[in-house]
């Protein structure tokens, strides 16, 4: 410090997630030791048991129990407070500390800094005292009551208990005269005693210290869907009251007080030092430790006291628990342990007062669950160990493997060492200082008492503790796990599994080759721990003070006026609030930080420092801001003179047009549409003429022109009226800007009342369209649109851009003013000002873009945003007549949603261009019969594959057996085939029997080749195992091959340049071409794969050669024939050349490329044809050509054999053949090819047969022989438009050939038979020249079996105006919500399941307000009842007190009625999420009616329509 995740890729925006640190944690696996810390975060839930606050006999009367002593008694025993002491009691001090908890509390509760009107036991320092009396009462005794707790009566007694009196420096009150108010003794010492003295107490008073109470300023969470709250309320006066100020309380008077700087109300919460995190600022938290507060079962109350409204005190009420004799009582662990319960979860019913502290005491001492220790827990932090060295045969085993090896791995074993810790054993600190007693010295004193200090002596005090620590002994001995290994993120392989099981923090893995699941091997990380979960901060600049944004990503309010507030021009002076400076006080300690010190180190402990950024006080400074005063003119405004304008309101008025009405002319249609129909019209429409009525809107001018704050404003005239601009002077003197609330305006639609109503037109009706059409189109048509008045208050109310001010290059247009120039008008030019537009520098921006009219650079003020959905919704409030508007959430859900730009793809977008793509033609298919392939069906099997173009006469260039992969049956198991080993036999040939054959079993013949004589090679048989074998699966694991776009003209790269980047440029543009072909231009320059050319065939010529081919001339010969001699001219053959290149001319073009025309030429613009197929696309096809990974079968999914099947047949489709006839059929005659094949072959002549064919055997491994007769054509004859002399299917019969075999299931021949069919619906195919059409010939395969396929030649057309349209393709451009790329994406209803949520008659509970009732305990007041020791008294009584009664206040409780929160609720509303459901297709392209916004109506649904608006 960043990283992952939206996309095909990019940049941005933006959320989600991760890596870090941390914790009072919990859970899982594992676990050696020690040190230091920490340990109910939940139920302030309930608590059994024990302990946690007592002490003092030196305050008192005393003596229950114990010990000792005395007395009595023979003893048992009795007695005795005499001593040590002491239960209970009186009295004092302490139980207000210490310890616990965090319920309540948003507050003077806490924090910081201050303040004045107070109290303060014990303690310290002063001052002054401590005199003299009195009456009671517990204990105790006696007698009662009660189960108990406890209690009653009578009687006795003491005090440092209680009460007077005296005294009173100081104290309090005061009318200034005076008045009031205390006390207690105990223990030592001396003394006969009186008494004196010391000390501890006591009293009054003053001061201090400590502690506490009160007041003030400032700070301290969330909610405005809480906006008004308040009657003791705010203040005053007089009282009451308190320790003390005060409405703290009461009476009276006044009407105040608080609040947008957030009162009141609701929710949540103890506050702080600090802790965690963070660079910091901040954020979160407030365990342990420390300070403060609050509480003590719940609520209320006071008493006592220095202090409490009191955790282990009291009274009352309530709930709960316990005891009970049912009458009544007792209790309060949020003390320490512990129990139950709750919970994911948190310890021992331990030891000791040794230390530190606390209470009491004169002290010893007692008490102390405070505290110190121990126990339990890896809960955290820290330390340490589990061994060290050596050791390669790189052992065994495991895992992997390309089978060679690699890895685990010096790891182990082995060898040599060491002994920390644990274990055993022995020793052994510090924590202990004192107090006490004794002695001595000094001080004090009258004193040798007492007390204090010092010194010496003395006898002691340790829970921890078998301590720390040190030594000895033995032995590697007792001690390693956890998580992870797809990316982020360090670390990889195998096996299993097969969208299953599972994983997952995010992205995402898993559908048969998973580094992502599970296991294993290996590796990585940390290590007595490691992971997970939860939580906080960080990363997150993702609430932005430091430190963000708002044109399009979320975000500028619809517009203005203006209140509070915020901000504010120039100069001078004052002040010193802000600001700045040093100083003082404070900011507790601990913590953090720095430097030292102590534990072997560290954690930890400890000393000092720094820091504590704050607050307060006082002093100083005065630039800036503020306050105050004075001045100024430039901001702002006023006055004057002009200018332009659809600015606003009201009244009037004008013409054109639509419609309607009347009359005339006139006749059959009009109207409307893509085409129609509904509609109107012979009752006279439309058209046309004249006249009239009525309403609404204002053509041309008209303009990125004008005006207005925005909405908005358009004929003309008048009246009233707002603002702007220009000019030149004068005046005021900061009067300004913005603007939360507030007020006003605010298109269209809509609402109310009353008018009006021509046209248009939601709704509605009808007609069309359509699968449907609640739409688009058409015909009608009502609200409405118009006016007046009143509401509504929203729009894509947009420049998607708040207002104001200043600054920062220009150029151009235009509107309104002003000035100048030439002689002026017009026009023009220059300058200036206010608007309004187009470009554009710098700069900004994610980019697009903005750019003096900023989205640039700055300042001021306001509004708004914080992932998508849920949702601008629910609830609540406000407004509204309503529609609705405004304000505005949450649960839940997703990992995205979004902006700009890029490359593609696509578009029922555009432009250019091409192609038998259309058009123009010719011939077909689709109808018939047959052939063939496919689907389907059937079957034991009908083997498998191919399936839009690009499967379907395809693999198959040929299924009777074989092929053959399928079925049935019969057989084999190292196998039909390959290699290796062993044994036997040569191999091989002939032959018998059984069987359908495979096979099984016999007989006979035969003994070869090489040899080092052992044997070996080939072949056959048998045997054992390694293995063979598989047309079994996966073409979505693959190679190879192939199809297709497409023989389309494209596809890329290097360097450079541009861009943040994806990418662009080049490759686009202007021409041209068949072509990214070429030329020109150009931030590109070059290059590669494609195109073209090079190759083959063909068209012309030449040269060479001349057999098997040829024969012109010469010769010979024949009935005839290159038949022969010969020839080498020609044809031809087959080698090599020539030729064609826009080369030439003209024209066009840009002086180019190129095109057009022409000449010449056999051929002319690529001459014709072929081979040749770029980058890639389709997970295209093929595992059945072949090869191959993985999986599967192994007496079978392998192999052999026989028979059957692939040839089935209601049907559908494709491709063909033959036809339907006269351009023909039939019969006869006659002519002309090319290219091929041939030895298991082609087969001549001749003969036989009607024929298929047979016999026959010549020739030929072929320019020689042969297949081999070409056919259409031509000539003649006939048929005469008919189901025919067309057509030939089908069937019967007879044959031929091939073959082991033609039944299933071959081809051909002959005779006979003679079906459908008379040119084919919708639709659809091929072809542009030697082509279509038509005619025959050959070949491959092949024993036989083509109408198929591949070739060959013969005859030989028509048409192309042209590119609007259909299809396909190329280039450029545009839109996009697509990128699996339109076979895309995607919206809503409905149906089903689940989830959370709103409403809901209500129901239940919590909390709270108001009014009233009620009134325990208690306090205060009153008191005519009752009682009464101290004092007074003249002895009657009084004063005072108590009880009772009563009044006031008041807790619990109750009644009534509201608010609010939560839970629940039949039913119901929408929302979200789900597998591949249903209906449509609304949006994205012009999305097929452009979309969207507001509003209104309508409709199963998306939506449709009207009105106005926007361009996104």
């Nucleotide at each position: 410090a960043g990283a992952g995740u939206u996309u095909g890729a990019u940049c941005a925006u933006g959320g989600c997630u991760c890596a870090g640190a941390u914790u009072g944690a919990a859970c899982g696996c594992u676990g050696g030791c020690g040190g230091c810390a920490u340990g109910c975060u939940u139920a302030a839930c309930a608590c059994a048991u024990g302990c946690a606050a007592g002490u003092c006999g030196a305050a008192c009367g005393g003596c229950a129990g114990c010990a000792c002593g005395g007395g009595g008694g023979c003893a048992a025993c009795c007695u005795u407070g005499g001593u040590g002491g002491c239960g209970a009691g009186u009295g004092g001090c302490g139980g207000a500390c210490g310890g616990g908890u965090g319920c309540g509390u948003a507050a003077c509760a806490c924090a910081u800094a201050g303040g004045a009107a107070u109290c303060u036991g014990c303690c310290c320092u002063g001052u002054a005292g401590c005199g003299g009396g009195g009456g009671a009462u517990a204990a105790c005794g006696u007698a009662g009551g009660g189960a108990a707790a406890c209690u009653u009566a009578c009687g006795c007694u003491a005090a440092u208990a209680c009460c007077g009196c005296a005294u009173a420096c100081g104290u309090u009150c005061u009318a200034c005269g005076g008045a009031a108010g205390a006390a207690a003794g105990g223990g030592g010492g001396c003394g006969c005693a009186a008494g004196c003295u010391c000390u501890c107490a006591c009293u009054a008073u003053a001061g201090g210290a400590u502690g506490a109470g009160c007041c003030u300023a400032u700070g301290u969470c969330c909610g405005a869907u809480u906006a008004g709250c308040u009657a003791g309320u705010u203040g005053g006066u007089a009282g009451a009251g308190u320790a003390a100020a005060a409405g703290c309380c009461u009476a009276c008077c006044a009407a105040g007080g608080c609040a947008a700087c957030g009162a009141u109300c609701g929710g949540u919460a103890g506050c702080u030092g600090g802790u965690c995190u963070g660079a910091g600022a901040g954020g979160a938290c407030g365990a342990c430790c420390a300070g403060c507060c609050a509480c003590a079962c719940u609520g209320g109350g006071a008493c006592u006291g220095a202090g409490a409204c009191a955790c282990g005190g009291c009274c009352c009420a309530g709930a709960c628990u316990c005891c009970u004799a049912c009458g009544g009582g007792a209790g309060g662990c949020a003390g320490c342990a512990g129990u139950g319960g709750g919970g994911a979860a948190u310890a021992u019913u331990g030891g000791a007062c040794a230390a530190u502290g606390g209470g009491g005491g004169a002290a010893a001492c007692c008490c102390u669950g405070a505290u110190c220790c121990a126990g339990c827990a890896a809960u955290g932090c820290c330390g340490u160990g589990u061994g060290u060295g050596u050791g390669a045969a790189g052992a065994a085993g495991g895992c992997c493997u390309g089978c060679g090896g690699g890895u685990u791995g010096u790891a182990a074993a082995g060898c040599a060492c060491u002994u920390u810790a644990a274990g055993u054993u022995g020793g052994g600190a510090a924590g202990a200082a004192a107090a006490g007693c004794a002695a001595u010295u000094g001080g004090u004193u009258a004193a040798u008492a007492c007390c204090c200090a010092a010194u010496u002596g003395u006898a002691u005090u340790g829970a921890c503790g078998u301590u720390a620590c040190c030594g000895a002994c033995a032995g590697a001995a007792u001690a390693a796990g956890c998580a992870c290994c797809g990316g982020c993120u360090a670390a990889c392989u195998c096996u299993g599994u097969g969208c299953c099981a599972g994983c997952a923090g995010c992205c995402g893995c898993g559908g048969u080759a998973a580094u992502a699941c599970a296991g294993a091997g290996g590796g990585u990380g940390c290590g007595a721990g490691c992971g997970u979960u939860a939580a906080u901060c960080g990363g997150a600049a993702u609430u932005a003070c430091u430190g963000g944004g708002c044109g399009u990503a979320a975000a500028g309010g619809g517009u203005g006026c203006g209140u509070a507030g915020g901000c504010g021009g120039u100069c001078u002076u004052u002040u010193a609030a802000g600001u700045c400076g040093g100083a003082u006080g404070u900011g507790a300690a601990a913590u953090c930080c720095c430097u030292g010190g102590g534990c072997u180190u560290a954690a930890c402990c400890u000393a000092g420092g720094a820091a504590u950024u704050g607050c307060a006080u006082a002093c100083g400074a005065u630039a800036c801001u503020g306050c105050a005063a004075g001045a100024c003119u430039u901001g702002a405004g006023u006055a004057c003179a002009g200018u332009a304008g659809a600015g606003g309101a009201u009244a009037g008025u004008g013409g054109a047009a639509u419609u309607c009405c009347a009359c005339g002319u006139g006749u059959a249609g009009c109207g409307g549409u893509g085409a129609a129909a509904u509609g109107c019209g012979u009752a006279g429409a439309u058209a046309u003429g004249u006249g009239g009525a009525g309403g609404a809107a204002c053509a041309c001018c008209a303009g990125u022109g004008g005006c207005g704050a925005a909405g908005g404003c358009g004929g003309c005239u008048a009246u009233c009226u707002g603002g702007a601009c220009u000019g030149a002077u004068a005046c005021u003197g900061a009067c300004g800007c913005u603007g939360a609330g507030g007020c006003a305006c605010g298109a269209a639609a809509g609402c109310g009342u009353g008018g009006g109503g021509a046209g248009c037109a939601a709704a509605c009706a009808g007609g069309a369209u359509u699968a449907g059409a609640u739409a688009c189109c058409c015909u009608g048509g009502u609200a409405g649109u118009c006016c007046a008045c009143g509401c509504c208050c929203u729009a894509a109310a947009c420049g998607a851009u708040g207002g104001g001010a200043a600054c920062u290059a220009g150029c151009u247009g235009u509107u309104g003013g002003g000035a100048g120039a030439a002689a002026u008008u017009a026009a023009u030019c220059u300058c200036u000002u206010a608007g309004u537009a187009g470009c554009g520098a710098a700069g900004c921006u994610a980019a697009c873009g903005c750019g003096u009219u900023a989205a640039g650079u700055u300042c001021c003020c306001c509004g708004c945003c914080u992932g998508g959905g849920g949702a601008g919704u629910a609830c609540g409030g406000u407004c509204g007549c309503a529609a609705g508007a405004u304000u505005a959430a949450a649960a839940c859900u997703c990992a995205a949603a979004u902006g700009a730009a890029u490359u593609g793809a696509c578009g029922g977008g555009g432009g250019c261009c091409c192609g038998c793509a259309c058009a123009a033609g010719c011939g077909g298919u689709g109808g018939a019969g047959c052939a063939u392939g496919u689907g389907g069906u059937u079957u034991a099997a009908u083997u498998c594959g191919a399936u839009g173009c690009a499967a379907c006469g395809c693999g198959a260039a040929g299924a009777a057996c074989c092929u053959u992969a399928c079925c049935u049956g019969g057989u084999c198991u190292u196998g039909a085939c390959a290699u290796c080993c062993u044994g036997c036999g040569a191999a091989u040939c002939c032959u018998g029997u059984a069987g359908a054959a495979a096979u099984a079993u016999g007989g006979g013949a035969g003994u070869g080749c090489c040899u080092u004589c052992g044997g070996g090679a080939a072949c056959g048989c048998a045997g054992a195992g390694a293995c063979a074998g598989g047309u079994g699966c996966u073409g979505c694991a693959u190679g190879g091959c192939u199809g297709u776009c497409g023989u389309c003209a494209g596809c890329u790269c290097g360097u450079g340049u541009c861009g943040u980047g994806a990418g662009a440029u080049g490759u686009u543009g202007g021409g041209u071409u068949a072509a990214g072909u070429c030329c020109c231009g150009c931030a590109a320059c070059g290059a590669g794969c494609g195109c073209a050319a090079c190759c083959c065939c063909u068209a012309u010529c030449c040269u060479u050669a001349g057999u098997u081919g040829c024969c012109a001339g010469c010769g010979g010969g024949u009935a005839a024939u290159g038949c022969c001699g010969g020839g080498a001219a020609c044809u031809c053959u087959a080698a090599g050349g020539a030729g064609a290149c826009u080369g030439c001319a003209g024209c066009u073009g840009a002086c180019a490329a190129a095109g057009c025309u022409g000449a010449g030429g056999a051929a002319g613009g690529c001459g014709g044809g072929g081979a040749u197929g770029a980058c890639g696309u389709c997970a295209a096809g093929u595992c059945a050509u072949c090869a191959u990974g993985g999986c599967c079968c192994u007496u079978a999914c392998g192999a052999c054999c026989a028979g059957g099947g692939c040839u089935a047949c209601a049907c559908a489709c494709g491709u063909g053949c033959u036809a339907c006839a006269a351009u023909g059929g039939u019969a006869g005659a006659u002519a002309c090819a090319g290219a091929g094949g041939g030895a298991u072959g082609c087969c001549a002549a001749a003969c036989u047969g009607c024929g298929a064919a047979g016999u026959g055997g010549a020739g030929c491994a072929a320019a020689u022989c042969u297949c081999a007769g070409a056919a259409a054509a031509u000539c003649u004859a006939u048929c005469g438009u008919a189901g025919u002399c067309c057509g030939g299917a089908u069937u019967g019969g007879a044959g031929u050939c091939u073959g082991c075999a033609a039944c299933u299931c071959g081809a051909c021949u002959c005779c006979a038979u003679g079906a459908a069919g008379u040119c084919g619906g919708a639709a659809u195919c091929g072809c542009u020249a030697g082509u279509a059409a038509u005619c025959g010939c050959g070949a491959a395969u092949c024993a036989g079996a083509a109408c198929g396929u591949c070739g060959c030649g013969g005859u030989g057309a028509a048409u192309a105006c042209g590119u609007u349209c259909c299809c396909g393709g190329g280039c450029c451009u545009u839109g996009u919500a697509c990128a699996c790329a339109c076979c895309g994406c995607c919206c809503g209803u409905c149906a089903c399941a689940c989830c959370a949520u709103g409403g809901g008659a209500g129901u239940u509970g919590g909390u709270u307000g108001u009014a009233c009732c009620a009134g325990a305990a208690g306090u205060a007041g009153a008191u005519a009842g009752c009682c009464u020791a101290a004092c007074c008294g003249a002895a009657a009584g009084g004063g005072g007190g108590g009880c009772g009664u009563u009044u006031a206040c008041c807790a619990c409780g109750g009644u009534a009625u509201g608010g609010u929160c939560a839970a629940u609720g039949a039913c119901u509303g929408g929302g979200g999420u789900g597998a591949a459901g249903u209906c449509g297709u609304a949006a994205c392209a012009a999305g097929g009616u452009a979309g969207c916004c507001g509003u209104a109506g309508g409709g199963g649904a998306a939506c449709c329509u009207g009105c106005g608006g926007c361009u996104g």
A computed fold for a 1512-nucleotide RNA from an uncultured prokaryote, annotated as small-subunit ribosomal RNA. The prediction has a mean pLDDT of 86.